RNA sequence: GUUCUUUCCGGUGAUGGGGUUCACCGGAAAACGCCGCUUCGGCUGAUGACUCCUGUAAACAU
Repeated sequence: GUUCUUUCCGGUGAUGGGGUUCACCGGAAAACGCCGCUUCGGCUGAUGACUCCUGUAAACAU
């Protein structure tokens, strides 16, 4: 210096933060939603999953 494996650690999983957990990636990668008549138009969601907070949207009641 190169390659492989393990552990720790870090990062990512379509928009914020905390906890738990799963998957993936690790010196560049994991990643960058869906539909249609596709140079344009339309739609859902703050989660990968569960839960709490914050923000946003809709309905009802006071």

Description: This is a predicted structure of a 62-nucleotide RNA (Fluoride riboswitch aptamer (crcB RNA motif)) from a Fidelibacterota bacterium. It was read from a public genome assembly, where an Rfam model found it. Taxonomically the source falls in Fidelibacterota (Bacteria, Pseudomonadati). The prediction has a mean pLDDT of 77.